[in-house]
RNA sequence: AGCUCAUCCAGAGGGGUGGAGGGAACGGCCCUGCGAAGCCCCGGCAACCAUCUCGGUGAACGUUUCUCGUCAGGUGCGAGGCGGCCGGGACAGGUGCCAACUCCGCCCCGUGGUCAGAGCGGCCACGGGAAAGAUGAGGG
Numbered sequence: 001a002g003c004u005c006a007u008c009c010a011g012a013g014g015g016g017u018g019g020a021g022g023g024a025a026c027g028g029c030c031c032u033g034c035g036a037a038g039c040c041c042c043g044g045c046a047a048c049c050a051u052c053u054c055g056g057u058g059a060a061c062g063u064u065u066c067u068c069g070u071c072a073g074g075u076g077c078g079a080g081g082c083g084g085c086c087g088g089g090a091c092a093g094g095u096g097c098c099a100a101c102u103c104c105g106c107c108c109c110g111u112g113g114u115c116a117g118a119g120c121g122g123c124c125a126c127g128g129g130a131a132a133g134a135u136g137a138g139g140g
Base pairs, nucleotide, nucleotide: 003138004137005136006135007134008133013042014041015040016039017038021031022030023029026105027104028103043098044097045096047095048094049093051090052089053088054087055086056085057084061083062082063081066080067079068078069077070076071074102132107129108128109127110126111125112124113123114122115121
């Protein structure tokens, strides 16, 4: 690189350098000499992972090398604890991020409106799903 899973209507920008692009591609629409990308510094945010913490947990799951109880017996049973799971909070270690819903659309389906009317379409709005992409975690 590619693969699997989860999430994507929340949040968070200043300075220096640089000097014309940037928002993945395409279409649109935006941002940008009141200074784009890139690079550096400082600051911030808190999605995922890690850590800590609070609450919950009917049934089901792991733990008897966590504890207690129980019976003649065990790879036993019961209760609690811990884990796990669900929800909240803290933190800022790992990654990530700091215009616009992932800026909107693209492909499919539906609803409404409108234009047309021998037709099954165009356009607009909204809803659902997919695709693509991004980020994380995992695996390899």
RNAcentral holds the sequence, with entries from Rfam.
Predicted 3D model of a 140-nucleotide RNA (SAM riboswitch aptamer (S box leader)) from Spinactinospora alkalitolerans.
It matches the Rfam family "SAM riboswitch aptamer (S box leader)". Gene Ontology term of the family: regulation of gene expression.